[in-house]
Context: one part of a larger RNA
RNA sequence: UUGGGCGUAAAGCGUCCGCAGGUGGUUCGUUAAGUUGAAUAUUAAAUCUUGAAGCCCAACUUCAAAUCAGUGUUCAAAACUGGCGAGCUAGAGCAUUUCUGAGGUACAUGGAAUUCUGUGUGUAGGGGUAAAAUCCGUAGAUACACAGAGGAACACCAAAAGCGAAGGCAGUGUACUGGGAAAUUGCUGACACUCAUGGACGAAAGCGUGGGGAGCGAACAGGAUUAGAUACCCUGGUAGUCCACGCCGUAAACGAUGGAUACUAGUUGUUGGAGGACUCGACCCCUUCAGUGACGUCGCUAACGCAUUAAGUAUCCCGCCUGGGGAGUACGGUCGCAAGAUUAAAACUC
Numbered sequence: 001u002u003g004g005g006c007g008u009a010a011a012g013c014g015u016c017c018g019c020a021g022g023u024g025g026u027u028c029g030u031u032a033a034g035u036u037g038a039a040u041a042u043u044a045a046a047u048c049u050u051g052a053a054g055c056c057c058a059a060c061u062u063c064a065a066a067u068c069a070g071u072g073u074u075c076a077a078a079a080c081u082g083g084c085g086a087g088c089u090a091g092a093g094c095a096u097u098u099c100u101g102a103g104g105u106a107c108a109u110g111g112a113a114u115u116c117u118g119u120g121u122g123u124a125g126g127g128g129u130a131a132a133a134u135c136c137g138u139a140g141a142u143a144c145a146c147a148g149a150g151g152a153a154c155a156c157c158a159a160a161a162g163c164g165a166a167g168g169c170a171g172u173g174u175a176c177u178g179g180g181a182a183a184u185u186g187c188u189g190a191c192a193c194u195c196a197u198g199g200a201c202g203a204a205a206g207c208g209u210g211g212g213g214a215g216c217g218a219a220c221a222g223g224a225u226u227a228g229a230u231a232c233c234c235u236g237g238u239a240g241u242c243c244a245c246g247c248c249g250u251a252a253a254c255g256a257u258g259g260a261u262a263c264u265a266g267u268u269g270u271u272g273g274a275g276g277a278c279u280c281g282a283c284c285c286c287u288u289c290a291g292u293g294a295c296g297u298c299g300c301u302a303a304c305g306c307a308u309u310a311a312g313u314a315u316c317c318c319g320c321c322u323g324g325g326g327a328g329u330a331c332g333g334u335c336g337c338a339a340g341a342u343u344a345a346a347a348c349u350c
Base pairs, nucleotide, nucleotide: 004321005320006319007304008303012318014201015200016199017198021194022193023192025088026087027086028085029084030083031082033081034080035077036076037075038074039073040072041071042070043069049065050064051063052062053061054060091191092188093187094186095184096183097182098181099180103177104176105175106174107173108172109171110154115149116148117147118146119145120144121143125136126135162169163168206247207246208245209244210243211242215241216240220236221235222234223233258317259316260315261314262313263312266295267294268293269292270291271290272289273288274287275286276285299306300305323350324349325348332343333342334341335340
């Protein structure tokens, strides 16, 4: 390489957009590039295969025959793929109506709580732990009341709930704005799927500049524990956590499960919509579409388990794997302010 694989054994890019490329619904006509058939030419000899012959046999040698397959030219076929032309509506998109939601951005605003400040009441403790101590307190703490400041996060509702491509998103209101679902079947008429390179987004931590700083809290200091204790526990506490702008580009970025389409028993929750039946009107009930859970048959799986939200049955496209260590390292390239990221070996060894 072929083959075989990728939930957990090695292996799905963190996610999406998307050029090239690959693949592509349905009908008719046409073409004949692919495809199929025929004829013909060629594919040296040796070798290989088969049948003979010659060395005593064999190896070996000689003779004859044949196959497969490739390529060129000519002729033919027209089912399939492709090209061209004309259509169609089941894919896709648009329109109309209805609807849901912590989807996003900006601004404004609310209450509870912590901390601090001031005033008052009040007096000897408070705090902390398994137990203590460091620590705070007669310069009046803790506690209680009132007033004020400031920052961050939003109890209950809350849910196997919802939304988002993923990361993620939760007090309330307003403005702007993205997506989705159902119904109608009105319009376009294959406009589609996937996507190397490329682009955008991307938790936390970290970095730069300027703000902010209540609580928490790496580092650090002290108190304990201990043989020791650079820890776990306690008292403090700086970066940081927050905001604006700009970087970084990584996570057990997980469903450890790429995307699209079609098909393949059911049962039971739940979210959003539509229809039916019933009703004064509803609820309950029945059907159906889209999501999201729990079980479970066939089937699959090494097993665990998966099972219409597949890890089943198939097709298309992309990514990735190929014994362990060395190593996601070195060197080089690209990116970055840096931290580092990305791409990515070998010697050697078992």